c-di-GMP-I-GGC riboswitch aptamer from a soil metagenome, 75 nucleotides, folded computationally.
The coordinates come from a structure-prediction model, not an experiment, and the mean pLDDT is 87.
The sequence is in RNAcentral, with records from MGnify.
[in-house]
RNA sequence: UGAAAAGGGCAAACCCGGCGCGAGCCGGGGACGCAAAGCAAGGGGUCUCAUCGCCAUGAGAUAGCCCGGCUGCCG
Numbered sequence: 001u002g003a004a005a006a007g008g009g010c011a012a013a014c015c016c017g018g019c020g021c022g023a024g025c026c027g028g029g030g031a032c033g034c035a036a037a038g039c040a041a042g043g044g045g046u047c048u049c050a051u052c053g054c055c056a057u058g059a060g061a062u063a064g065c066c067c068g069g070c071u072g073c074c075g
């Protein structure tokens, strides 16, 4: 650095089962896509719940929204 190639890898929507108040998560099916769609909530964003008249605060979710961090296959 990702045009081509090989071995492969992951898996959106949707469906089924389970968990959670919820965002959402886990397992199975399924593939829209992905060269970090591997890890991790540090900053921003978005979303949920609670308090609150609002602002906001607290607790969460999201790494497949962006930035930054760590690690890594092939060429």
Stems, first nucleotide, its partner, number of pairs: 001075002009034002014029006032064001038070002042067003045062007